[in-house]
Context: one part of a larger RNA
């Protein structure tokens, strides 16, 4: 490289947007770059295939108007298909209208339970915690209780195999502001698309940096228990952090271990949510349609587990990515970053 792969054996980039590239609907005309026939020049010998000869055979050599050298200039013609110009649709995409669901998002305001603290008031010796016990808290009045403050964080029912978001992720009401999706009429532009290597951009939880906060949890640390030990697990405390603002950081079992878009390929069933129809006093319940979600399954696939219209079926069309284990996601270099690190990536060696 050809080939073969990627849900679990190596393998889909954490996700999206997007250059360039590659690939792209119907359909008329022309061009003739590719394509395709013809023709003509060349493709030195040597090799190499045939076919004859010589060396006693072969090996080797010779010799052919011989073939090949899969190739390339020119001219000629074809026009199906790719291209490429020009026109033309309307089934892909997109816009417009009316409508809908939704914890999509980012900003102010706001609410109640509880938790701790604090003042006061009743009351009196215990509370806490554990497998049991300690540390600890309490006669300077704790735990309980009743009431007022204060402050932080997070929203209990509702709640769901539920919704919504490209992924991270999103949840207490009520406002602004704004993003996306789906339906349903016609109606308008007229291939305006897929994908996407560099490249932006978002991107949990921790960490950093600077200023706030600091209820509760609680790494590290103290202290009691367990035990041979016990730098754990259990318990009493408790710092950074956990919250905000702003800036980095760029990683996760960033998982469906499943990339993106399009087309085809039995049915069933539950659920969110649109349309329409058919009923009815109404609301359900029916029956057809779409978009989403879950569960079963027939063919197919699959090493087997499973997966099955939301594919691990069957095809196109881009891109990433694997190729024996350990060494190693290391070292060296080169980017980023305050920094921790992070990305990009090897060989000696050994099995």
């Nucleotide at each position: 490289c050809u080939g073969g792969g990627c849900g679990u054996a190596a393998a889909g980039c954490g996700u999206u947007c997007g250059u360039a590239g590659g690939c792209g609907g119907u359909u008329u005309u022309g061009u003739a770059a590719g394509u395709u026939g013809g023709a003509u020049g060349u493709g030195a010998a040597a090799u190499c295939c045939u076919g004859u000869g010589g060396c006693u055979c072969a090996a080797c050599c010779a010799c052919a108007u011989g073939g090949a050298c899969u190739g390339u200039g020119u001219c000629c013609a074809a026009a199906a298909c790719u291209a490429c110009a020009a026109g033309a649709c309307u089934a892909g995409a997109g816009c417009a209208u009316a409508g809908u669901a939704g914890a999509g998002g980012c900003a102010a305001g706001u609410g109640g339970a509880a938790u701790u603290u604090g003042c006061a008031g009743u009351g009196u010796a215990g509370g806490a915690g554990u497998g049991a016990c300690a540390u600890c808290c309490g006669u300077a009045g704790a735990u309980a209780u009743u009431g007022c403050a204060a402050g932080g964080a997070a929203c209990a029912c509702c709640a769901a195999u539920g919704g919504c978001g490209a992924a991270g992720g999103c949840a207490g009401c009520u406002u602004g502001c704004u993003g996306g999706g789906c339906u349903a009429u016609u109606g308008c532009u007229g291939a305006c698309g897929c994908u996407c290597a560099g490249g932006a951009a978002c991107g949990a939880a921790a960490g950093c940096g600077u200023g706030g906060g600091g209820a509760g949890c609680g790494a590290a640390c103290g202290g009691g228990a367990u035990u041979a030990g016990a730098u754990a697990c259990c318990c009493c405390g408790g710092u950074a952090g956990u919250c905000c603002a702003c800036g980095c950081c760029g990683u996760a079992a960033a998982c469906g271990a499943u990339g993106a878009u399009c087309a085809c390929u039995a049915a069933c069933a539950g659920u969110a949510u649109g349309g329409a129809g058919a009923u009815u006093c109404g609301a359900c319940c029916c029956u057809c349609u779409g978009u989403g979600u879950u569960g079963u399954a027939c063919a197919g696939c699959u090493a087997a587990c499973g997966c099955g219209u939301u594919a691990a079926g069957u095809g196109a069309u881009c891109c990433g990515c694997c190729u024996g284990g350990g060494g190693a996601g290391u070292a060296c270099g080169g980017g980023c970053g305050c920094a921790a690190g992070c990305u990009u990536a090897a060989a000696a060696c050994u099995c």
The prediction has a mean pLDDT of 87.
The part of an RNA shown here (small-subunit ribosomal RNA, central domain) has 351 nucleotides and comes from a Candidatus Saccharimonadota bacterium.
The organism belongs to Candidatus Saccharimonadota, within Bacteria.
Its Rfam family is "Bacterial small subunit ribosomal RNA".
The sequence was found in a public genome assembly.